RNAcentral holds the sequence, with entries from ENA. Predicted 3D model of a 77-nucleotide RNA (transfer RNA) from Halioglobus sp.
RNA sequence: GGGCCUUUAGCUCAGCUGGUUAGAGCAUUCGACUCAUAAUCGAACGGUCCGCGGUUCGAGUCCGCGAAGGCCCACCA
Repeated sequence: GGGCCUUUAGCUCAGCUGGUUAGAGCAUUCGACUCAUAAUCGAACGGUCCGCGGUUCGAGUCCGCGAAGGCCCACCA
C1' cells in the first nucleotide's frame, strides 16, 4: 500500500427484504421463597445502535468519508 471482517445496555451477543415499542443472557437493585445463605422465581434499572455527512415519507439496517480493533496479501529494510 491492497483486500476482507467487527463496532448495538456495565459484559457477551441477536436484530430478517428499511417500517411504526431496539431485544436476549449475564451483571446490578428490589421483592418472593428459606431459620438464614445459596439456588430458583418475579420485577425494575440500563441505549442518541463508533463518529460525521448523504439517500428516503421513514435508517441499527442502504451509500460516502473517517475512527478503533482483528485477519490475509504485497512492498521496504
It matches the Rfam family "tRNA". The family's RNA type in Rfam is transfer RNA. Model confidence (mean pLDDT): 82 of 100.